A computed fold for a 112-nucleotide RNA from Halobacillus sp. A5, annotated as SAM riboswitch aptamer (S box leader).

This record gives sequence, structure tokens and C1' cells, in this order.
RNA sequence: CUCUUAUUUAGAGUGGCAGAGGGACUAGGCCCUAUGAUGCCCGGCAACCUUUCAAGCAACACUUGAAAAAGGUGCCAAUUCCUACAGAUUGAAAUGGUCUGAAAGAUAAGAG
Repeated sequence: CUCUUAUUUAGAGUGGCAGAGGGACUAGGCCCUAUGAUGCCCGGCAACCUUUCAAGCAACACUUGAAAAAGGUGCCAAUUCCUACAGAUUGAAAUGGUCUGAAAGAUAAGAG
């Protein structure tokens, strides 16, 4: 980097350093930000991998449930901030509203 599977409206700081932009990309919108953004450290959250226990099975594998948080990751404004594509529905109509799905992105695990 590519592919597969799963998740993606929950949760997480009144800390330190530093000092100007930031919210993935493109476009439009809307926001955050010297009352300190991005980043780093500390701290925290979660439970994908992991560990333990129980049940199912003749047993293993596996599945389900419960618990833990030492280790590998991840995450800690706003739904992945919203829209963009397709369908349904509402509406006289809109570049409008609502719902569903897809695409794209992110993360994990596995494969190449």
C1' cells in the first nucleotide's frame, strides 16, 4: 500500500510545555481558537487484540455470557461537525425537511 471482517449518535482534564492556526481530502456550510488551537508530555476513557471464570460440546476448536486492565493498539469539541451519491417520503416548489442505504474516511483484527 491492497484485500476481508467488525465497529463508527456512548465515554474520557478547570494539568504542564509550546505559541498559531485547526476541524482527513475537494466544494459549500457551520464551528473551535491568545479565556491558548495544532503538536508533545502527564492524566483519563474504552475494551478491538489480550487474560481469567462460567455455560454449551464426549473433547478440542468455536460460540455465548461475566469480569479484569498488566501488555499491543486506539481514542479524549460538536454523530465521522453537517451536506455532496442512490432510493423512499413530505412539500406548489427549492440548492428545502425526514428516513434508509451506499461511497469516502477512521480504528481494530486477519491475509497478501
It was read from a public genome assembly, where an Rfam model found it.
The source organism's lineage runs through Bacteria, Bacilli, Caryophanales, Bacillaceae and Halobacillus.